[in-house]
Predicted 3D model of a 74-nucleotide RNA (transfer RNA) from Guyanagaster necrorhizus.
RNA sequence: GGGUCGAUGGCGAAGUUGGUUAUCGCAUCUGUCUUACACACAGAAGAUCCUCAGUUCGAAUCUGGGUCGACUCA
Numbered sequence: 001g002g003g004u005c006g007a008u009g010g011c012g013a014a015g016u017u018g019g020u021u022a023u024c025g026c027a028u029c030u031g032u033c034u035u036a037c038a039c040a041c042a043g044a045a046g047a048u049c050c051u052c053a054g055u056u057c058g059a060a061u062c063u064g065g066g067u068c069g070a071c072u073c074a
Base pairs, nucleotide, nucleotide: 001073002072003071004070005069006068007067010026011025012024013023019057028044029043030042031041032040050066051065052064053063054062
């Protein structure tokens, strides 16, 4: 340098024939329970989906540029 794949709450993932409240697990916080802690149960907060443009009535999803990472070829 060429090719392929990936980037989504604090962490790990799901989510594509574009559609209105972005889902789950762990973690965190609150309540119940306990002498207390843990477990369990109930509830809450937390991501405008890497970034900048484009297409569209509408984009996490489609297109292009950029950044970072993984694998691979040379």
Its mean pLDDT, the model's own confidence on a scale to 100, is 81. Rfam family: tRNA. It is annotated as a transfer RNA. RNAcentral holds the sequence, with entries from ENA and Rfam.